[in-house]
Context: one part of a larger RNA
RNA sequence: GGGUGAACGCUGGCGGCGUGGAUAAGGCAUGCAAGUCGAGCGCCCGCAAGGGAGCGGCAGACGAGGUAUUAAUACGUAGGAAUCUACCCCACAGUCGGGUAUAGCUCGCCGAAAGGCGAGGUAAUCCCCGAUAGUCUCGAGAGAGUAAAGGAGCAAUCCGCUGAGGGAAGAGCCUGCGGGCUAUCAGCUAGUUGGUAAGGUAAUGGCUUACCAAGGCUAUGACGGCUAGGGGGAGUGAGAGCUUGACCCCCACCGAUGGGACUGAGACACGGCCCAUACAUCUACGGAUGGCUGCAGCCAAGAAUAUUCCGCAAUGGGCGAAAGCCUGACGGAGCGACGCCGCGUGAUGGACGAAGUCCUUCGGGACGUAAACAUCUUUUAUGGAGGAGGAAAUUAUUGACGUUACUCCAAGAAUAAGGGGCUCCUAACUCUGUGCCAGCAGGAGCGGUAAUACAGAGGCCCCAAGCGUUACCC
Numbered sequence: 001g002g003g004u005g006a007a008c009g010c011u012g013g014c015g016g017c018g019u020g021g022a023u024a025a026g027g028c029a030u031g032c033a034a035g036u037c038g039a040g041c042g043c044c045c046g047c048a049a050g051g052g053a054g055c056g057g058c059a060g061a062c063g064a065g066g067u068a069u070u071a072a073u074a075c076g077u078a079g080g081a082a083u084c085u086a087c088c089c090c091a092c093a094g095u096c097g098g099g100u101a102u103a104g105c106u107c108g109c110c111g112a113a114a115g116g117c118g119a120g121g122u123a124a125u126c127c128c129c130g131a132u133a134g135u136c137u138c139g140a141g142a143g144a145g146u147a148a149a150g151g152a153g154c155a156a157u158c159c160g161c162u163g164a165g166g167g168a169a170g171a172g173c174c175u176g177c178g179g180g181c182u183a184u185c186a187g188c189u190a191g192u193u194g195g196u197a198a199g200g201u202a203a204u205g206g207c208u209u210a211c212c213a214a215g216g217c218u219a220u221g222a223c224g225g226c227u228a229g230g231g232g233g234a235g236u237g238a239g240a241g242c243u244u245g246a247c248c249c250c251c252a253c254c255g256a257u258g259g260g261a262c263u264g265a266g267a268c269a270c271g272g273c274c275c276a277u278a279c280a281u282c283u284a285c286g287g288a289u290g291g292c293u294g295c296a297g298c299c300a301a302g303a304a305u306a307u308u309c310c311g312c313a314a315u316g317g318g319c320g321a322a323a324g325c326c327u328g329a330c331g332g333a334g335c336g337a338c339g340c341c342g343c344g345u346g347a348u349g350g351a352c353g354a355a356g357u358c359c360u361u362c363g364g365g366a367c368g369u370a371a372a373c374a375u376c377u378u379u380u381a382u383g384g385a386g387g388a389g390g391a392a393a394u395u396a397u398u399g400a401c402g403u404u405a406c407u408c409c410a411a412g413a414a415u416a417a418g419g420g421g422c423u424c425c426u427a428a429c430u431c432u433g434u435g436c437c438a439g440c441a442g443g444a445g446c447g448g449u450a451a452u453a454c455a456g457a458g459g460c461c462c463c464a465a466g467c468g469u470u471a472c473c474c
Base pairs, nucleotide, nucleotide: 001474002473003472004471006470007469008468009467010466013343014342015341016340017339018338019336020335026299027298028297030296031295032294035058036057037056040055041054043052044051045050065254066253067252075178076177077176078175079174080173083171084170085169088167089166090165092163093162094161095160096130097129098128099127105120106119107118108117109116110115136145137144138143150159151158152157180226181225182224187217188216189215192214193213194212195211196210197209198208199207229251230250231249232248233244234243235242236241256277257276258275259274260273279290280289281288282287307333309332310331311330315329316327317326318325319324346376347375348374349373356367357366358365359364382410383409384408385407386406390401418463419462420461421460422459423444424443425442429458430457431456432455433454439446440445
C1' cells in the first nucleotide's frame, strides 16, 4: 500500500447493485415451509352448486438449510468394467378368463387423552389364481419358468397398463496420480493378506461365511495423535509464491444423540417408521406427545449480524387430460454507510479587504471572495400531473413490486459535512495553560518554567458521507 461476511468511536443527505448469526451442530413459543389427482374406487352431507373423510396412484430421495463429522467409503483429475434406472424420447409385440380380501360404513365395547378391539358387510388402475409368450430368465439342446388395468368420450380418439430393445440423462462400483501438522507417535495387522467353495448384491470384491496357506503395510513415515468439509475460486504479489475456502456453482456429509430396517426406480429417508438415551410438554399417574442445521421470530452466549413483510405476476418444481391446486424455491419489498459505484450539500460576480477571532516586531499580518450583497440555476429532497417494460398469448383476461422506474410542472439556496492529523519516519505551526505533574505514544521518543510532541485555541494538511481505531491475511 491492498484486502475483510468485520467490530468499536465520532459523524451521517440521496440512489443503484451487492451483502448481513463467522460465537452455542445451544434451547425453542407461534404461524407458514409438500402436496396433488373425483378422467382409479366405493361411500357420506347437500334441492343443487359444491363439500368431506377413506382406499388407491404419483410426488414427499427434488427443492431449501447447515459444515457437526470426515486426512479418506471424501474431493480434484485421468481412466476402467462386473451394473441399475421411475418420469421423458424412438421403434416392436400384447392388453384374454376368473377369484376373495380390506378401509371407509353399520353395530357393540375399552380409554382422561392419544388411540384401540370385536362382529357384519362393500369397491377399485388394491391383491391373488389361470391362460397366452420367436424377442425375457435358466439350459449345449430338448425343454421348463415368467405379464397385464382400466378410465374419459355419442364417437373418432386420447390418457393409461404389460413384456422386451435402443436412447437421453442420472446413479452405484474399481484404479493411478494430487493436495494439512506431528517421530516428544516406530512398529501396525486374525477377516488381517491371498486362494478355493458357497452366500449376498443391480453389480465386482473378505462384502459375509467355511476350509486352506501365512501372508499384508512401514523412515518414499505404516500405526497413533492434533487440526480440517474438498474443488471451481478469493485476497495479495512484477512473478514465483504466501494466505484463504463468506456470498454464487459442483461434489461430499449431517438432520436432538446413538442404532435399525421398512416402503420404493431411487432412502437406510430434515418437516416417514421402530428402538434406546438426554431434554421438553400434557396427564384422570395407567400413559401419551415433540425435534426450526426450512422462512420469519424468541431466549441464551457474544465485540457482533435483519421483517413473526407482499406475491405466486415472472422463472422453476410436484400432482392433474385440463381448469387448476400447492410451492418461506423463487420474484420482490423492509432494516443495517456492512461493502462497491454514482450524485449532491450550489454557480457567477463581489473590497479601499466589513464585523469578529487569532497572531504581532504594534507598523501590520491571517481566516479571506470567505461572508454580507447582486444575478443565476434547481441536480437532490418536497408537492402535483402523466406513466411503462417486465405478459410468455392472435381476441379477451392475468403485475406482488408499484402512489415504482421514467417524463413534465411548481416553489425555493431552499433539505444536506464531517473525521483524523500537524517532533522525525510523514503532507501540515503558532499562541496560551501545565511544569517528569497532568498526560501522549505505531517506532524513535516527548513533559523537570520559553513544550511546533501534553491540554485548549487560531491556522494549516489529508481524506470525505465518511473518517479513524482494533483484529486478521499478503
Predicted 3D model of a 474-nucleotide part of an RNA (small-subunit ribosomal RNA, 5' domain) from a bacterium. The coordinates come from a structure-prediction model, not an experiment, and the mean pLDDT is 88. Its Rfam family is "Bacterial small subunit ribosomal RNA". Its family is annotated with structural constituent of ribosome and ribosome in the Gene Ontology.